This is a predicted structure of a 1213-nucleotide part of an RNA (large-subunit ribosomal RNA, half B) from a marine sediment metagenome. It matches the Rfam family "Bacterial large subunit ribosomal RNA".

Context: one part of a larger RNA
């Protein structure tokens, strides 16, 4: 020096910065006085003022002691407060300590409270209040396998679950979706049960019955949630109250609104500012506001977010001084991290693309100390970002598969009875109408008789059935024959008996369901008696539904990173493909996942497209004729190959598009491998053809699929069983699909994350490239513009006046010259932008911007020198040379950038790992919290927004800045120099005056060479002045302690001054020139008889270069020079012109080196003591802040001078 802590600063006063971070200001008590808003409580200590100390006196209050005979009271003394007055001191009186800075606007949350122990204190959570849902007590909810327990020894004013979040004002529309609730004639629907088929049985199949659930019908949004588009229209325009249309479950109401929500966006307007990406107030075009996922307000409150103002300040301009500790130095003790090696320089290059170690060049004598942090892609942590893993975990859900739980049915525990309804069996009865027939003929069989005063018929009443004809039954009256057979009719013939079918009735039994009752299981209460419930519930089995509450898992690959997109994932044709075969890309160009009983087989026949000519309607093109016609047509489908008495077209007959077996090829080069495909052959049986012969689909190359499983077959084999059947297993052939196409049964999130890996693979930076970007050049459409010349036309004047000539003006085109600009297009350079690549780095190279500090480039912004000009001057424009120096201050924004304000000579552009985090910051980005908008069912997500959020470290090497020691330089030493080299910018710019109102210019305006003065920036030095500091010092004063005074201690206590020193805000200096040049300007001058600044020669010419100037510099190994001396040098000692330690400098008794002393000077400001005064009081003794005099005193001194009083002695190498 630096760091940590503390302190003070002139002038300015937030200019600093993301941001007033930090610091400063304020501060106690008493009195006065207080806006706005308000929920009337507050806000409020609002704000803003005044007082505050010491002494003396008085008044009053209270306590206490005493006196007055007691007492309301009075008086005296003491103590504590309060008030008033007078006197007094100081810069300052809550004198130190203690102790709010204030105000205004907005957002969010009402408030107090709580939270991520150790990165988030918040706007998050909670909260009172509002609201929804469930729950009647053996409740609901929760824990548990259960017993049991909590809520609760509570009971709807209660408990549980959810949402919103005080208060005020409100809370719109939608029930289509998803939930939840309710209903349910009907549909669907498991087990059980019933029944049927099959069957010895079993298994299997069908039907019936049937709960919940689902379908179906409703309700419900303070349930999850949701809340449109397109046209047209008003008499300026604009807009659209209005109209039309599509569409929805409904189409966003009130309110609010560039917002914690607005992309575009720094929206537009206003206020605030000199300047505002900020803030506030408006507007509404709301990407993507919005009503208890609450909307909008809101007093109070907030270590919340944000803006402004006042006060205040070292935050800053711009730093300086001081104090304490650390550090430095000495002594003692004594870790950790880290450590491949190392004899550990720089520059350029190379290289796995960023090297101390390689190559080249340069530098470098050796060692140590203090520092600084440029490098060691430094140390720390097998990168947390990214990708990968047939890794993990957690979470979610309408992923897959399950499971608790809940619910429903059935069954067991499980008993008794009544009624009703149904089914079945049985019994008694009963019913049965085609036509014909006397007639209401159930069927079959037997059958020639049967029945009978209780029959039968009639009649009356009543019941049932009914085809409305009648039948039948019961009761009463009256009555003796009636029916059958025979005949007729008819498919069938009746009496009577038996059996059977059908309808109905009644009874019994069995069974099912429903309702009701009972008590005995069982449950609950109770000690018990018993009571309450009760075959329910509970519990067990089986079955259906529901079921992220829980569990196990899955959630593809390729990929110029991954994701999104795509399929380049199975095949076919062509190109790429480099003349064998093979050959890649998210290369190029196209196709396939079929079709066809003819579009197949064979035999026979024919020739196409197009053109020309001819020809009724008829045309360019219809059908017809003739000629030409190598394929220019056609061939089911892409392309390639192929094809003319055909492979194309037509016709006949057919089914070879058949069955069985085999080989070869392909699939799949080499090279193992499936399905599939093709070719060839054998056999069988065929088709066509006279025959030879052809034919195992389509002219060839695409048109496809394993195992398990299921099905089909009049197939084959076998097992069990049977009277026959039937069932199972296997084989053969065929069918059913896996397209991620050699074939798992499968959705997401992770920013709460984890593990293993990767530079096989992204983000930063580097490297390569340079499309893009920047700069330059070429071409040059044109723009800009007029002088001069000639021509043509017009016009004016003059001479002439008939032509014509001269001059001026003007128009047109042509040509010459042309400062400056220049589209399209082209060619380069750079490596700053953005891309591309994925080469280095994933056992880590810290990522934007700012601050600080340095250096380089030039494509020059200023300053300097020139040239051209559409350069009069002035001011410009363009170009050339030139990098010495300079290139600033502010506003909003995290910003780089961009915009703005006021200046300026100018406010140039870039590089250095987008220079610089072992230098700082941490506003942005980019962890964990939280909110808004949007999105997703959800977990969650968003190059959308907002708020909050830990920045490690003792420096080994190298480097750099300084400081020492040693050796060498050929004996040693002392002193004085030189200067190879090296550093510097040591100066840069501006303004004013003069030149000169001159040159120039019609004027307006308006220079220069040169001279002088000043200012600003920079650099070096200094402290006389000014200012700061000044913990040496002096003074005042507070609190407290030393009993009081005096004098001191502690907090630098605070405050006022202040010498030396150190400093800036102060002062001084910062001159002039030489050489060689750049662009450029010239002289002479040829090559090239001219011209030419050049070729030979000569001369000018800039802040750039080299000197001059200021430092360092004999270790400059080329190690220098000169002078002097031949015993000196160092240590020790006293010191400071010096200083971290060393070093350096001075002194060392022959001495003023330090201390002391004396004097001077300086600072402070008048000491103590004594005397006098003093407002007043007084018991007259005295008390008394303070003042005056003694006293410019006292005290102090890092200063000066003098003085040996003390110490520099004695010694060592």
């Nucleotide at each position: 020096a630096u760091c940590a802590g503390u302190u003070u600063u002139a002038g300015g006063g937030a200019a600093u910065u993301c941001g007033g971070c930090a610091a400063a200001u304020u501060c106690g008590c008493c009195c006065c006085g207080u806006a706005u808003c308000u929920u009337c409580g507050g806000u409020a200590u609002a704000a803003g003022g005044g007082g505050u100390c010491c002494c003396u006196a008085u008044g009053c209050u209270u306590g206490u002691a005493g006196u007055c005979g007691c007492a309301u009271g009075a008086c005296u003394g003491c103590a504590a407060a309060c008030a008033u007055a007078g006197g007094g001191c100081g810069c300052a009186g809550u004198g130190a300590c203690u102790c709010a800075g204030a105000g205004g606007g907005u957002c969010c949350g009402a408030c107090u409270g709580u939270u991520u122990a150790a990165c988030a204190a918040a706007a998050a959570c909670u909260u009172a209040a509002c609201u929804u849902u469930c729950u009647g007590c053996u409740a609901g909810c929760c824990u548990g396998c259960a017993a049991a327990g909590g809520u609760g020894u509570g009971u709807a004013c209660a408990g549980a679950a959810g949402g919103u979040g005080a208060c005020g004002u409100c809370u719109g529309c939608c029930c289509a979706g998803u939930g939840c609730c309710a209903g349910u004639a009907c549909u669907u629907c498991a087990a059980a049960c019933u029944u049927c088929c099959u069957u010895c049985c079993a298994a299997g199949g069908g039907a019936g019955c049937u709960a919940a659930g689902a379908g179906c019908u409703g309700g419900u949004a303070a349930a999850c949630g949701g809340c449109g588009g397109g046209a047209g229209u008003a008499a300026c325009u604009a807009u659209a109250a209005c109209u039309c249309u599509c569409u929805u479950a409904a189409g966003g109401u009130a309110g609010c609104g560039a917002a914690a929500u607005g992309c575009c966006u720094u929206g537009c307007c206003g206020u605030u500012u000199g300047a505002a990406u900020g803030a506030c107030g408006g507007c509404c075009u709301g990407c993507a506001u919005g009503a208890a996922u609450g909307g909008c307000g809101u007093a109070a409150c907030g270590a919340g977010a944000u803006c402004c103002u006042c006060a205040c300040u070292g935050u800053c301009c711009c730093a300086a001084g001081a104090c304490u500790g650390a550090a430095u130095c000495c002594c003692c003790c004594g870790a950790a991290c880290a450590c491949u090696c190392u004899u550990u320089a720089c520059u350029g290059g190379u290289g796995c693309a960023a090297a101390g170690g390689c190559c080249a060049g340069u530098g470098a004598u050796u060692u140590c100390c203090a520092g600084u942090g440029g490098g060691a892609a430094g140390c720390g942590a097998a990168g947390a970002c990214c990708c990968c893993g047939u890794g993990a975990a957690a979470c979610u859900u309408u992923a897959c598969u399950g499971u608790a739980g809940c619910u429903u049915g059935u069954u067991g525990u499980u008993g008794c009875g009544a009624c009703g309804u149904g089914a079945g069996u049985u019994u008694u009865g009963u019913u049965g109408u085609a036509u014909a027939g006397u007639g209401u003929a159930a069927g079959u069989g037997g059958g020639a008789g049967u029945c009978g005063u209780u029959a039968u018929g009639u009649u009356a009443u009543g019941g049932u059935c009914g085809c409305c004809a009648g039948a039948u039954c019961a009761u009463g009256a009256a009555u003796a024959g009636a029916c059958a057979a025979a005949a007729a009719u008819g498919u069938a013939a009746c009496a009577c008996c038996a059996c059977u079918c059908u309808u109905c009735u009644a009874g019994a039994c069995u069974u099912a369901c429903g309702u009701c009752g009972c008590u005995c299981a069982c449950u609950u209460g109770g000690a018990g008696a018993c009571a309450a419930g009760g075959a329910c519930a509970g519990c067990g089995g089986c079955a259906g539904g529901u079921g992220g509450a829980c569990a196990g898992u899955u959630u593809g690959g390729c990929u110029g990173g991954g994701g999104u997109g795509g399929c380049a994932c199975a095949c076919c044709g062509u190109u790429g493909a480099a003349a064998a075969u093979u050959u890649a890309u998210c290369a190029a160009u196209g196709g396939u996942g079929c079709c066809c009983u003819a579009a197949g087989g064979u035999u026979g026949g024919c020739u196409c497209a197009g053109g020309c000519g001819g020809g009724u309607c008829a045309g360019a093109a219809a059908u017809c004729c003739g000629c030409c016609g190598u394929g220019g047509a056609g061939u089911g489908c892409a392309a390639g190959a192929g094809c003319a008495a055909a492979a194309g077209c037509c016709a006949g007959c057919c089914u070879g598009a058949u069955u069985g077996g085999a080989u070869u090829c392909u699939g799949g080069u080499c090279a193992a491998u499936g399905a599939g495909g093709a070719a060839u052959c054998c056999a069988a049986a065929a088709a066509c053809g006279a025959a030879a012969g052809u034919u195992u689909g389509g002219u060839c190359u695409a048109g496809c699929g394993a195992a398990c499983c299921u099905c089909u077959a009049u197939g084959c084999u076998u097992c069990c069983u049977u009277g026959a059947u039937g069932g199972g297993a296997g084989c053969u052939a065929g069918a059913g699909a896996u397209g991620a196409c050699c074939g798992a049964a499968a959705a997401g999130u992770u920013a709460c994350u984890c593990c293993g890996g990767g530079g096989a693979u992204a983000a930063c930076a580097g490297a390569g490239u340079u499309g893009u970007c920047g700069c330059g050049c070429c071409c040059g459409a044109g723009a800009g513009c007029u002088c001069a010349u000639a021509c043509a036309g017009g016009u004016u004047u003059u001479c002439a006046c008939a032509a014509g000539a001269a001059a001026g003006c003007u128009u047109g085109g042509a040509g010459u010259u042309u400062a400056u600009c220049g589209a399209c297009g082209g060619c380069g350079c750079g490596g700053c932008u953005u891309g591309c690549u994925a080469c280095a780095u994933c056992g880590a190279u810290g990522u934007c911007g700012g601050c600080u500090c340095u250096u380089c480039c030039u494509a020059u912004c200023c300053u300097g020198g020139a040239u051209g000009u559409g350069c009069a001057g002035a001011a410009g424009c363009a170009u050339c040379c030139a990098a010495g120096g300079g290139u600033g201050g502010g506003g909003g924004u995290g910003u780089u950038c961009a915009c703005c304000c006021a200046u300026c000579a100018a406010a140039a552009g870039g590089g250095a790992u987008c220079g610089u985090g072992a230098g700082c910051u941490g506003g942005g980005u980019u962890c964990a919290g939280a909110a808004c908008g949007c999105u997703g069912u959800g977990a969650g997500g968003c190059a959308g927004u907002u708020u909050g959020u830990u920045u490690g470290a003792u420096a080994u090497c190298u480097a750099c800045u300084g400081g020492a020691a040693a050796u060498g330089u050929u004996u040693g030493g002392u002193g004085u120099c030189u200067g190879a080299g090296u550093g510097g910018a040591a100066g840069g710019a501006c303004c004013c005056c003069u030149u000169a109102g001159u040159a120039c210019g019609a004027g307006a305006g308006g220079a220069a060479c040169g001279g002088g003065g000043g200012c600003u920036c920079g650099a070096g030095g200094c402290c006389u002045c000014u200012g700061g500091u000044c913990u040496a010092c002096c003074u005042g004063u507070u609190a407290u302690c030393u009993g009081a005074c005096a004098a001191g201690g502690u907090a630098c206590g605070c405050a006022g001054g202040g010498c030396a020193g150190c400093u800036a805000c102060g002062c001084c200096u910062u001159c002039a020139g030489g050489g060689a040049u750049a662009a450029g300007u010239g002289c002479u001058g040829a090559a090239a008889g001219c011209a030419u600044c050049u070729a030979a020669g000569c001369a000018c010419g800039a802040a750039a270069c080299c000197c001059c100037c200021c430092g360092c510099a004999a270790a400059a190994a080329g190690a220098g020079a000169c002078a002097c001396c031949u015993u000196g040098a160092a240590c020790u000692c006293g010191a400071g012109u010096a200083a971290a330690a060393g070093a350096c400098u001075c002194g060392u008794u022959u001495g003023a080196u330090a201390g002391g002393c004396a004097c001077g000077g300086u600072g402070u400001g008048u000491a103590a003591g004594c005397a006098c005064g003093a407002a007043g009081c007084u018991u007259c003794g005295g008390c008394g802040a303070c003042g005056u005099g003694u006293u410019c005193a006292g005290c102090a001194c890092g200063c000066g001078u003098g003085u040996a009083c003390u110490a520099a002695c004695c010694g060592u190498u």